This is a predicted structure of a 76-nucleotide RNA (transfer RNA) from a Candidatus Heimdallarchaeota archaeon. Its Rfam family is "tRNA". The coordinates come from a structure-prediction model, not an experiment, and the mean pLDDT is 83.

[in-house]
RNA sequence: GCCCUGGUAGCUCAGUCGGCAGAGCGGCAGACUCGUAAUCUGCAGGUCGCGGGUUCGAUUCCCGCCCAGGGCUCCA
Numbered sequence: 001g002c003c004c005u006g007g008u009a010g011c012u013c014a015g016u017c018g019g020c021a022g023a024g025c026g027g028c029a030g031a032c033u034c035g036u037a038a039u040c041u042g043c044a045g046g047u048c049g050c051g052g053g054u055u056c057g058a059u060u061c062c063c064g065c066c067c068a069g070g071g072c073u074c075c076a
Stems, first nucleotide, its partner, number of pairs: 001072007010025004019056001027043005049065005
């Protein structure tokens, strides 16, 4: 340099027709308990990597860039 995969909540990840963004874990509060843990209930938490384009409407489609991982090439 080229190719592939990925970037969504604090972490790990879903999101299949373009039409109000979700789960588990974690956090906080409450219930239960003599108390802790466990369990149960509730709540908070998001620039869907960044910028543009298409569209009435984009996490989703298109273009460019950034970041992470992997592969290929770098010769006589």